[in-house]
RNA sequence: GAAUGGGCUAGACUGGAGGGUUAGGGGUCCUCUGUAAGCGCAAAUCCCCUAUACGGCGCGGUCGAAGUUCAGGGGACGGCUGGCUAACCGUUCGCCGGCCCUGGAGGCUGGUGUCGAAGCCUCGUCCCACAGGAUUGGUGGUGAUGGGGCCCUGACUGGAGGGGCAGGGUAAACCAUCUUAGCCAUGGGAACGGGUCAGGCCUGGAAAGGAGCAGCUCUACCAUGGACAGCCGAUGCUUGUGGAUUAACGGGGUGGAGCUGGUCUUCAGGAUCACCGGCGAAUGGAAGGCCAGUCAACCCCUGGACGUGCCCAUUC
Numbered sequence: 001g002a003a004u005g006g007g008c009u010a011g012a013c014u015g016g017a018g019g020g021u022u023a024g025g026g027g028u029c030c031u032c033u034g035u036a037a038g039c040g041c042a043a044a045u046c047c048c049c050u051a052u053a054c055g056g057c058g059c060g061g062u063c064g065a066a067g068u069u070c071a072g073g074g075g076a077c078g079g080c081u082g083g084c085u086a087a088c089c090g091u092u093c094g095c096c097g098g099c100c101c102u103g104g105a106g107g108c109u110g111g112u113g114u115c116g117a118a119g120c121c122u123c124g125u126c127c128c129a130c131a132g133g134a135u136u137g138g139u140g141g142u143g144a145u146g147g148g149g150c151c152c153u154g155a156c157u158g159g160a161g162g163g164g165c166a167g168g169g170u171a172a173a174c175c176a177u178c179u180u181a182g183c184c185a186u187g188g189g190a191a192c193g194g195g196u197c198a199g200g201c202c203u204g205g206a207a208a209g210g211a212g213c214a215g216c217u218c219u220a221c222c223a224u225g226g227a228c229a230g231c232c233g234a235u236g237c238u239u240g241u242g243g244a245u246u247a248a249c250g251g252g253g254u255g256g257a258g259c260u261g262g263u264c265u266u267c268a269g270g271a272u273c274a275c276c277g278g279c280g281a282a283u284g285g286a287a288g289g290c291c292a293g294u295c296a297a298c299c300c301c302u303g304g305a306c307g308u309g310c311c312c313a314u315u316c
Stems, first nucleotide, its partner, number of pairs: 001316008011063004015033005023050005038059004067306009078295008088285011100270013119254007127243007134235005139229002143178005149170006156163002183226006193218004201210003
């Protein structure tokens, strides 16, 4: 000095690229790729920066004098840009066909018909008017006579209360008779309607009489229900008469062999707003493919710059 093995230190590595974002660089985001190989703290109305823009702090891992970095070349994953082509999808327009309508011809199939088809006649169902019924509502409560009652007037009579008469008026009440379809039942019900009027009041010597509140009762009147009615309506029910109608359905008659549905094919013509199918044009989007340019992870080759230190053992 060299080689091999072991130890140490400085140090190195612990990623890179494309896209997006941005005025631009980096990060957080997405994709690709490499390694034995990171972790924590902060960040999309965001964080660190400004061409010297590739960051900061902390904790680990690997290698270790190993390497780091620059330039060129080759291979190669992936991205970006431009051009060409273009499946396919949407929109608009045009044409053709279908769907739709009319007529002709034909095929297939079904129903019905001599237990009677088409056609024709007739009646009914429907509608209008009128009449009867039924049903259902509304409305209505007769008219008199006599007696008695009540009110007014007049003369007579009694000592008062009163008594007996005559005339006129009134009426719903009480009685009788008659009449009406015009009645019945229940409840309410009059300070200024009737009757009867306890108590109290008035006249009287008394007997007795008078007016009369409450109560009771009757009536006017009111309500409800029933029955009734020479009254007025309504009705989807029913009967009759007349009219209108002939589309459909049903009954009957006549008639004597057809009547009718569906579907397909074809011919001629029409309609064509929408819908369905095909073709073409224009236009919007667009997978994929090809070509060119550019960036380029990762791997290989060549060259340059910087670095290549210390200790121990063995061999030459």
The prediction has a mean pLDDT of 75. The RNA shown here (Archaeal signal recognition particle RNA) has 316 nucleotides and comes from Methanothermobacter wolfeii. Rfam family: Archaeal signal recognition particle RNA. On this family, see Wild et al., Curr Opin Struct Biol 2002: "Towards the structure of the mammalian signal recognition particle". A source record names the gene ffs. The organism belongs to Methanothermobacter, within Archaea. The RNAcentral record of the sequence draws on ENA.